[in-house]
RNA sequence: CGGGGUGUAGCUCAGUUUGGUUAGAGUGCUAGCAUGGGGGGCUAGAGGUCCGCAGUUCGAAUCUGCGCACUCCGA
Numbered sequence: 001c002g003g004g005g006u007g008u009a010g011c012u013c014a015g016u017u018u019g020g021u022u023a024g025a026g027u028g029c030u031a032g033c034a035u036g037g038g039g040g041g042c043u044a045g046a047g048g049u050c051c052g053c054a055g056u057u058c059g060a061a062u063c064u065g066c067g068c069a070c071u072c073c074g075a
Stems, first nucleotide, its partner, number of pairs: 001074007010027004020058001029045005051067005
């Protein structure tokens, strides 16, 4: 320098197929129940405007363009 992949909750990841109802799961966190107490268990809750900017559209995590970070391949 050229090409590909990834970026979504504190962490690990779905969701992109075919744009459309409220953005979800596990784990962690908080509170309660339970226990003599703890761990484990059960119940409830908080936590995101989906890497950034711009564009297309009635509508974008999803499509397009340009960047950023990480990663793989080639030179």

Predicted 3D model of a 75-nucleotide RNA (transfer RNA) from a Vulcanimicrobiota bacterium. The same sequence occurs in records of 2 taxa. The sequence is in RNAcentral, with records from ENA and MGnify. Rfam family: tRNA. Rfam classes the family as a transfer RNA. From the family's description: Transfer RNA (tRNA) molecules are approximately 80 nucleotides in length. Model confidence (mean pLDDT): 81 of 100.